[in-house]
RNA sequence: CACUUAUCCAGAAGGACCGAGGGAACAGGCCCCGUGACGUCCUGGCAACCGAUGACUACAGUCGGUGCCAAUUCCUGGUCAAGCCCCUUAUCGGGUUUGGCUCAGAUGAGUG
Numbered sequence: 001c002a003c004u005u006a007u008c009c010a011g012a013a014g015g016a017c018c019g020a021g022g023g024a025a026c027a028g029g030c031c032c033c034g035u036g037a038c039g040u041c042c043u044g045g046c047a048a049c050c051g052a053u054g055a056c057u058a059c060a061g062u063c064g065g066u067g068c069c070a071a072u073u074c075c076u077g078g079u080c081a082a083g084c085c086c087c088u089u090a091u092c093g094g095g096u097u098u099g100g101c102u103c104a105g106a107u108g109a110g111u112g
Base pairs, nucleotide, nucleotide: 001112002111003110004109005108006107007106008105013043014042015041016040017039021032022031023030026077027076028075029074044069045068046067049065050064051063052062053060054059073104078101079100080099081098082097083096084095085094086093
């Protein structure tokens, strides 16, 4: 890096340094940010994917490997269905809400 697979509406912050943007990319929206964001380091915490251990299909956070600690993956984007509204004689069309699937992404485990 590619592929396979599981999960993604829960949970979890203090300090030091730095100094202007940041929330993956594009677009739209909405947020965070000199009362110092983002990032790095230290400490602390959350969680329970993998291994160990105990237990024995459950489970336990005790040890280890990851992961994570603003906002649902911050929201929307493609598609399908349903409800409501607008337009129309009607069909078509437009808006909006909710739900499903999908795309993209993140993380674990595995394979190449």
Description
SAM riboswitch aptamer (S box leader) from a Hymenobacteraceae bacterium, 112 nucleotides, folded computationally. The RNAcentral record of the sequence draws on Rfam. NCBI's taxonomy places the organism under Bacteria, Pseudomonadati, Bacteroidota, Cytophagales, Hymenobacteraceae.